[in-house]
């Protein structure tokens, strides 16, 4: 330099042929405890960026950026 894959919450991830993003762990609050832990109940938190297509984009298209692999 070229090709392929990839980017969703603090971490691991779901969302098949576009229809308003869900889970587990973690965090926080509550019940419980002398206190802590366990257990149970609840709360907040995310589509990496810029454009395009569309009534509507995590999803499709383009670009740049980051990551992984391959070729030279």
């Nucleotide at each position: 330099g070229c090709c392929u894959c990839u980017g969703u919450a603090g971490c691991u991830u779901a969302a098949a042929u576009g229809g308003u993003a869900g889970a587990g762990c973690a965090a926080c609050g509550g019940u419980c405890u002398g206190a802590a832990g366990c257990a149970c109940c609840g709360u907040g938190g995310a589509u990496g960026c810029u454009g395009g297509u569309u009534c509507g984009a995590u999803u499709c298209c383009a670009g740049a950026c980051g990551g992984a692999g391959g070729c030279a």
Molecule: transfer RNA
Organism: Bifidobacterium longum